[in-house]
Molecule: RNase P RNA; transfer RNA
Organism: marine sediment metagenome
RNA sequence: GACGGUCGCGAUCCGGUGCCACCGGAUCGAGGAAAGUCCGAGCUCCACAGGGCAGACUGCCAGGUAACGCCUGGGCGCCGCGAGGCGAUGGAAAGGGCCACAGAAAACAUACCGCCCGCUCUGCGGGUAAGGGUGAAAAGGUGGGGUAAGAGCCCACCGCACGCCUGGCAACAGUGCGUGGCACGGCAACCCCCAGUCGGAGCAAGGCCAAAUAGGCGGUGAGGUCCGGCCCGGACCGGCAGAACCGCGGGUAGGCCGCUUGAGAUGGUGGGUGACCAUCAUCCUAGAGAGAUGACCGUCCGAGCAUCGCGCUCGAACAGAACUCGGCUUA
RNA sequence: GGCGAGGUAGCUCAGAUGGUUAGAGCGUCGGAUUCAUAACCCGGAGGUCACGGGUUCAACUCCCGUCCUCGCUA
Numbered sequence: 001g002a003c004g005g006u007c008g009c010g011a012u013c014c015g016g017u018g019c020c021a022c023c024g025g026a027u028c029g030a031g032g033a034a035a036g037u038c039c040g041a042g043c044u045c046c047a048c049a050g051g052g053c054a055g056a057c058u059g060c061c062a063g064g065u066a067a068c069g070c071c072u073g074g075g076c077g078c079c080g081c082g083a084g085g086c087g088a089u090g091g092a093a094a095g096g097g098c099c100a101c102a103g104a105a106a107a108c109a110u111a112c113c114g115c116c117c118g119c120u121c122u123g124c125g126g127g128u129a130a131g132g133g134u135g136a137a138a139a140g141g142u143g144g145g146g147u148a149a150g151a152g153c154c155c156a157c158c159g160c161a162c163g164c165c166u167g168g169c170a171a172c173a174g175u176g177c178g179u180g181g182c183a184c185g186g187c188a189a190c191c192c193c194c195a196g197u198c199g200g201a202g203c204a205a206g207g208c209c210a211a212a213u214a215g216g217c218g219g220u221g222a223g224g225u226c227c228g229g230c231c232c233g234g235a236c237c238g239g240c241a242g243a244a245c246c247g248c249g250g251g252u253a254g255g256c257c258g259c260u261u262g263a264g265a266u267g268g269u270g271g272g273u274g275a276c277c278a279u280c281a282u283c284c285u286a287g288a289g290a291g292a293u294g295a296c297c298g299u300c301c302g303a304g305c306a307u308c309g310c311g312c313u314c315g316a317a318c319a320g321a322a323c324u325c326g327g328c329u330u331a
Numbered sequence: 332g333g334c335g336a337g338g339u340a341g342c343u344c345a346g347a348u349g350g351u352u353a354g355a356g357c358g359u360c361g362g363a364u365u366c367a368u369a370a371c372c373c374g375g376a377g378g379u380c381a382c383g384g385g386u387u388c389a390a391c392u393c394c395c396g397u398c399c400u401c402g403c404u405a
Stems, first nucleotide, its partner, number of pairs: 001300007009029008031318001035329002038327005043202004050232004055198005060074005075089001076087004090193002095191002097187003112132002114128006140158006159182001160180005165174003206257004216248005223237004264283008301315005332404007341357004350388001359375004381397005
């Protein structure tokens, strides 16, 4: 740990019976995370919950789902020999901002060293950005031609941008075709742009009943209230003896509902790559309210120790519902 | 059960648009001063910014998770 029994707990039902106290019987009685409260809902109230701004969240495509920031599949990128793993994965050419130190220079950005040429020659002037240095990052890469020396300056291939074609629902892909010497780097878990979503509170929400007190006193008061912030609209109450708000003081802290039948579970069949969906059958599995499940005995099983034999010990860990679910995260 | 804040030196607290310096007061150590102490003055030490991961060239700061502390709620 499993099964059975005895006693002891909570709920439901049945019976006994005085009217919910007691007795007897039957059935059921913590999770896979019940946790964190990070998301999404069902449900309740504001309230008949409309529109907009601001704000927040998500971020490739296609699906699943009640919905989601979740799940499934695919694309793309990176790592890996590979199986596979990871990704907070739209836009930097709408605009703004930042890139410290080092370095000549950090984005309509350069000339420190170097190379070449000239001169009045140990210096100066001009050209250059291929080589070197600095740095996380420095004006696409390789090869060839050309040049005074070099440079997409020119050419080939690769890369990039745009357009077309083909495949794919799409994201995208292509030893496809064409044009172009080609924008001038990174950061958007910086502001921002684009696309999509979003009232606010929450079961201690919110209803019902009973009881008790002082249906008390004072202030502001003509407009006020509608709970994330603002605007528009709307609704309700009030302007007479007075709504609403604020303050002081008094009473009550009781009982019942919400509270468990569910976007439920299990099994079969079918569809789908899958998440999942459809259908049929079976089942009902805690509802506490200071908050329930513990102890003992016997048998069996498993593990360890030990004996000739008898036997002894243990029954993994993390950990306990509080309206209910789908996820994520953590132990 | 639910809602909301915080964690930085021994203690109490700041921290600007991510870059250079992690600061102030009290406390503590030393010096100077004093007959001696205190006060005043000078100088010093003392920090994995709660923990872990991520973004970025760079994180106390931005994002995610974990732990702890505090407040509110019939």